RNA sequence: GCCCCAAUAGCUCAGCUGGUAGAGCAGGUCCUUCGUAAGGACAAGGUCGGCGGUUCGAGUCCGUCUUGGGGCA
Numbered sequence: 001g002c003c004c005c006a007a008u009a010g011c012u013c014a015g016c017u018g019g020u021a022g023a024g025c026a027g028g029u030c031c032u033u034c035g036u037a038a039g040g041a042c043a044a045g046g047u048c049g050g051c052g053g054u055u056c057g058a059g060u061c062c063g064u065c066u067u068g069g070g071g072c073a
Stems, first nucleotide, its partner, number of pairs: 001072007010025004019056001028042004049065005
C1' cells in the first nucleotide's frame, strides 16, 4: 500500500427480506430469611462508532472517515 471482518445497554452478544431495538450477566427496589447467600417479582438503563446519501421509513442498504482484529505484499 491492497483486501476482508467487526463496532448495538456498564460487560458479553442477538436483531431474519428495511417497518421505529432485545436477551443474559452486572447494578437498583421489593418478596423470602434471625442475618447472609441462593431463589423469585418488578422497574430502570440505548442520539445502534462519526459524517453524509438513498428511502414514506435505516441498527439493517450505499459512500467516506475513525478504532480494533485478520490476510496478502